[in-house]
């Protein structure tokens, strides 16, 4: 380096609920904990999804916790 343990120590949090913001997909806090070894960053490919328009489109529009590619990174059983 690959891998990835009924390992340590930590992280991080989905549905739902309360506030708040957006037309909306969705998002920010606080509660919660299904899960997660890159569930950390990036919308680059590819997906789905919103508004508008609807005839090909058009957002300086969402989602990276849907695959993928880019960068970064914690531990260390067995192999």
């Nucleotide at each position: 380096g690959g891998c990835g343990a009924u390992a340590a120590g930590g992280g991080c949090a989905a549905a739902c609920c309360u506030c708040g913001a957006g037309c909306g997909a969705u998002c920010g806090a606080g509660g919660g904990g299904c899960g997660c070894a890159a569930a950390g960053c990036u919308a680059c490919g590819g997906g789905u999804c919103u508004c508008c328009a609807c005839c090909g489109g058009g957002a300086c529009g969402a989602c990276c916790g849907c695959c993928g590619g880019g960068c970064u990174g914690c531990c260390g059983a067995a192999c």
Molecule: c-di-GMP-I-GGC riboswitch aptamer